[in-house]
RNA sequence: GGUCGGGUCCCACGCGACGCCGGAACGCGAACCGGGUCAGGUCCGGAAGGAAGCAGCCCUAAGCGUGAACCGGCGGGUGCCGUGGGUGAGCCCGGCUGGA
Numbered sequence: 001g002g003u004c005g006g007g008u009c010c011c012a013c014g015c016g017a018c019g020c021c022g023g024a025a026c027g028c029g030a031a032c033c034g035g036g037u038c039a040g041g042u043c044c045g046g047a048a049g050g051a052a053g054c055a056g057c058c059c060u061a062a063g064c065g066u067g068a069a070c071c072g073g074c075g076g077g078u079g080c081c082g083u084g085g086g087u088g089a090g091c092c093c094g095g096c097u098g099g100a
Stems, first nucleotide, its partner, number of pairs: 001097008009086006015079002018075006025066004034059004042051003
């Protein structure tokens, strides 16, 4: 100096973390305008019984909140990750080889 391979560089795909959003899950959550059960009391009835139904309790809607975990989407100066492709411009490592 040449050549081959690898890395660095670029692109694409995939995987995993990170951030954001949404869902699910959990919790709170209705004086009345949701539901159930309805003490007391009220009404109907001669009575037996029945009716409506406040408070309370329970469930839940709208809504609010939640450290982690689950599902989905988006993102990039994310990752000494993986696969494939690109250039031969530069640098590094290694193999072979030519010349001085």

Notes
The RNA shown here (Bacterial small signal recognition particle RNA) has 100 nucleotides and comes from an Actinomycetes bacterium. The sequence was found by an Rfam model in a public genome assembly. It matches the Rfam family "Bacterial small signal recognition particle RNA". The literature on the family includes a 2003 paper in Nucleic Acids Res by Rosenblad et al., "SRPDB: Signal Recognition Particle Database". The family's RNA type in Rfam is non-coding RNA gene. Gene Ontology terms of the family: SRP-dependent cotranslational protein targeting to membrane, signal sequence recognition and signal recognition particle, plasma membrane targeting. Rfam's curators write: The signal recognition particle (SRP) is a universally conserved ribonucleoprotein involved in the co-translational targeting of proteins to membranes. The prediction has a mean pLDDT of 76.